[in-house]
RNA sequence: GGGUGGGGUAGGGGCGCAGGCGUCAAGAGUAACUCGUGGAGUGUGGUAGCCGUGAAGCGAGUCAAAGGGGCGUUUGCCGAAGUGUAGUGAGUUACCGCACUCAUUGCGCUGGUUCUGCAUUUAAGAGAUGCAGGACUGUCAACCGGUGGUUUGCCCGAUGCCGGUUGGAGAACUAUCUCACGA
Numbered sequence: 001g002g003g004u005g006g007g008g009u010a011g012g013g014g015c016g017c018a019g020g021c022g023u024c025a026a027g028a029g030u031a032a033c034u035c036g037u038g039g040a041g042u043g044u045g046g047u048a049g050c051c052g053u054g055a056a057g058c059g060a061g062u063c064a065a066a067g068g069g070g071c072g073u074u075u076g077c078c079g080a081a082g083u084g085u086a087g088u089g090a091g092u093u094a095c096c097g098c099a100c101u102c103a104u105u106g107c108g109c110u111g112g113u114u115c116u117g118c119a120u121u122u123a124a125g126a127g128a129u130g131c132a133g134g135a136c137u138g139u140c141a142a143c144c145g146g147u148g149g150u151u152u153g154c155c156c157g158a159u160g161c162c163g164g165u166u167g168g169a170g171a172a173c174u175a176u177c178u179c180a181c182g183a
Stems, first nucleotide, its partner, number of pairs: 003181009014078001016077009032062006041050002045096003081110012111137011139168009
């Protein structure tokens, strides 16, 4: 000086990830409410509940909202983030159960984007999730090919760069600082 291990810092991948705010479409002429008609049911997984002081249905009028999505803007970032499963707590409601939402713990999966099929979810041919199969792309490694270059000249050749093939995974990769080991 290379090398190995630990810790820190800064970066890159791109329709990159997530949140906030605003706006638009959809939800939906739906729910709900009022009137008329009608004349006994309605509701749920179950119970409760509502109902001749008028149920369901039908007609007319008035007419929403949430979750999710597009666009813009902004903030924080690059296991960003998401997801499966098991557990705990709280909430959603009239109650229980289920389900869902948020937080959290353990174990597991996914480098990123996108397309197709099936299933689940949803108002939904949107979106999301899971499984399977493709494409593109970034990164590292191995191999192959090419290129550059210090030296008086020639030959060979490492670090570098470009392209290709195959494979791996983000606790990675690149750069850099520091500590330790060791010759």
Predicted 3D model of a 183-nucleotide RNA (Lysine riboswitch aptamer) from a Clostridia bacterium. The sequence was found by an Rfam model in a public genome assembly. Rfam family: Lysine riboswitch aptamer. Gene Ontology term of the family: lysine biosynthetic process.